[in-house]
Context: one part of a larger RNA
RNA sequence: UGACGGGGGCCCGCACAAGCGGUGGAGCAUGUGGUUCAAUUCGACGCAACGCGAAGAACCUUACCUGGGCUCGAAGUGUCGUGGACGGUCGGUGAAAGCCGAUUUCCCCGCAAGGGGCCGCGAUAGAGGUGCUGCAUGGCUGUCGUCAGCUCGUGUCGUGAGAUGUUGGGUUAAGUCCCGCAACGAGCGCAACCCUCGCCCUUAGUUGCCAGCCCGCAAGGGCGCACUCUAGGGGGACUGCCACGGAUAACGUGGAGGAAGGUGGGGAUGACGUCAAGUCCUCAUGGCCUUUAUGUCCAGGGCUACACACGUGCUACAAUGGACGGUACAAUCCGCUGCCAACCCGCAAGGGGGAGCCAAUCGGAAAAAGCCGUCCUCAGUUCGGAUUGCAGUCUGCAACUCGACUGCAUGAAGCUGGAAUCGCUAGUAAUGGCGGAUCAGAAUGCCGCCGUGAAUACGUUCCCGGGCCUUGUACA
Numbered sequence: 001u002g003a004c005g006g007g008g009g010c011c012c013g014c015a016c017a018a019g020c021g022g023u024g025g026a027g028c029a030u031g032u033g034g035u036u037c038a039a040u041u042c043g044a045c046g047c048a049a050c051g052c053g054a055a056g057a058a059c060c061u062u063a064c065c066u067g068g069g070c071u072c073g074a075a076g077u078g079u080c081g082u083g084g085a086c087g088g089u090c091g092g093u094g095a096a097a098g099c100c101g102a103u104u105u106c107c108c109c110g111c112a113a114g115g116g117g118c119c120g121c122g123a124u125a126g127a128g129g130u131g132c133u134g135c136a137u138g139g140c141u142g143u144c145g146u147c148a149g150c151u152c153g154u155g156u157c158g159u160g161a162g163a164u165g166u167u168g169g170g171u172u173a174a175g176u177c178c179c180g181c182a183a184c185g186a187g188c189g190c191a192a193c194c195c196u197c198g199c200c201c202u203u204a205g206u207u208g209c210c211a212g213c214c215c216g217c218a219a220g221g222g223c224g225c226a227c228u229c230u231a232g233g234g235g236g237a238c239u240g241c242c243a244c245g246g247a248u249a250a251c252g253u254g255g256a257g258g259a260a261g262g263u264g265g266g267g268a269u270g271a272c273g274u275c276a277a278g279u280c281c282u283c284a285u286g287g288c289c290u291u292u293a294u295g296u297c298c299a300g301g302g303c304u305a306c307a308c309a310c311g312u313g314c315u316a317c318a319a320u321g322g323a324c325g326g327u328a329c330a331a332u333c334c335g336c337u338g339c340c341a342a343c344c345c346g347c348a349a350g351g352g353g354g355a356g357c358c359a360a361u362c363g364g365a366a367a368a369a370g371c372c373g374u375c376c377u378c379a380g381u382u383c384g385g386a387u388u389g390c391a392g393u394c395u396g397c398a399a400c401u402c403g404a405c406u407g408c409a410u411g412a413a414g415c416u417g418g419a420a421u422c423g424c425u426a427g428u429a430a431u432g433g434c435g436g437a438u439c440a441g442a443a444u445g446c447c448g449c450c451g452u453g454a455a456u457a458c459g460u461u462c463c464c465g466g467g468c469c470u471u472g473u474a475c476a
Base pairs, nucleotide, nucleotide: 001476002475003473004472005471007470008469009468010467011466012465013464015460016459019424020423021422022421023420026315027314028313029312030311031310032309033308034306035305042053043052064301065300066299067298068297069296070295077125078124079123080122081121082120083119084118087104088103089102090101091100092099093098107116108115109114128290129289131288132287133286137284138283139279140278141277142275144273149188150187151186152185153184154183155164156163157162168179169178170177194267195266196265197264199235200234201233202232203231204230205229208225209224212223213222214221238261241255242254243253244252245251317417321376322375323374324373325372326371327370333364334363335362338357339356343352344351345350383414388409389408390407391406392405393404394403430452431451432450433449434448435447436446
C1' cells in the first nucleotide's frame, strides 16, 4: 500500500422487511448428470454451466458409429510431361459413392510451327484435418457492475516503499455539486449530446381520413384535407417562478402553472481492472501431431437410448371455473421458388379453386381474455388431459428407427405441493391473445407486440452483494 475480520461509523441495491405470483409434489416438453450403447459427436460446470453454443438433428446438417470406396485426393495454387474441347444421351453393375462400356460433339488465335482457355491422366512443391494445446495467442464475450470509481502531470511531505490531490463539513442517482484544505490542474468513467414514448405547432394529403355538402341500404364513391393517422422540421422542462429550511452555498421540502417536475418513462452506451473466466468447433493464428489417414466420398445407423437424479418450462388439480351459442375492441410484423381472398367439397386436419397483391391499396387476420344468454352444482366430475388403439391429412426422394396436425375411441397421475427456494415497486407483477427469426416440414424455447390490470414498501435490527472513512493483523 492492499486484502481480510463472527471490528467500528456512514450509505446504497427487490438485499431483507411489507405484499402478489411461482418453483420444490403430478403429467408432459426441454437441457444436463449418470447409466447403457458399435456410436449414443463436441464444448459449457457456484453466482456468471444445465429451453446454453443449437434463430429449429428424419436424409442433409454431422463433427460420432458400422460397412463400401478414393489416395495430388471433395475444393484451391504453381511447375513438368502427356492426351483430349468442354459437354450431352444411353446401357451394365452396385445400397449409393463409384466402376466399366457404347454413342454423339470436335473450342479460340495462327499460313504453318506453335501458343492460349477448359477437361482428364502421370509426376511433384505441397493440399486437407470440427486432431491437441483458450495455461502460447488475436478477435469476440460473460462477470463484479451502469457499481462510482480508476489514474496522471507539476508542486509539496517522507531516507524510502509511498502519501497528498481523491481526505474533511454538507449534498447527490453519481469522485454530482458547494464550502474548506499544500495543493493546483488534467484524463478515463458519471451526466449531457443519440434513439424511442408522452403535449403542442408547422410542412405534406395517397393507398390514409370523413366534420360539412352531393350520392349511396351499406361499404365510404365524389368535392374536401378540418380531424385521425403517417413522417420530415420545430417548440417545450431549466429547480426557470413562489414560500420555507440551509453556511448567504450546493441542495432539500412544499406549492403554482403545465401534456409532462426535479435524471419525465424506456433503450443504446459498460472506466482502470478481476476471474491464467469462456471460446483453437464462427473466424484468424504460434507450436505439436496426422498424411493409402486423425484427410475425403457414400449408404445405413446414432446425436431421439432409460432402473434413476437435478435445472428451466408448459398444462393442470377447477365454479373468479368448464362447455355451447351470440357479440365487440388491438399493436408489432410478414408475404413473388411468397401471402393466398370469394366460392365449392370434407365432421376436421386439409383439398379444389383461382381473384388481388412486390403491398398505409391485396392477403396472412379469427385477436383472446371481455360482454350477453343457456347447461353443469362439488364429484376424480361435462375438472384434468397423459397414455394407448384405429382411421386420416400435410411437408418432403423418404416420416420404421425419429415429424407436426386432424377425427373417433381410451381416459392415467393430479384435490394447491416437505425442507427449501425464485421473480417482481406501475402500465410493473399477474393474466389474455397476436406476430417474427430459424425454417421443405418440425416450439411449451427465443425475440417482439398489444388487451385487461393489482397489492405493498413501517423501516434498515437481521441475511446477501456493493461503495466511502477508520481500526486490528503473525496474510501478500
Small-subunit ribosomal RNA, 3' major domain from a metagenome, 476 nucleotides, folded computationally. Model confidence (mean pLDDT): 85 of 100. The full RNA is in RNAcentral, with records from SILVA.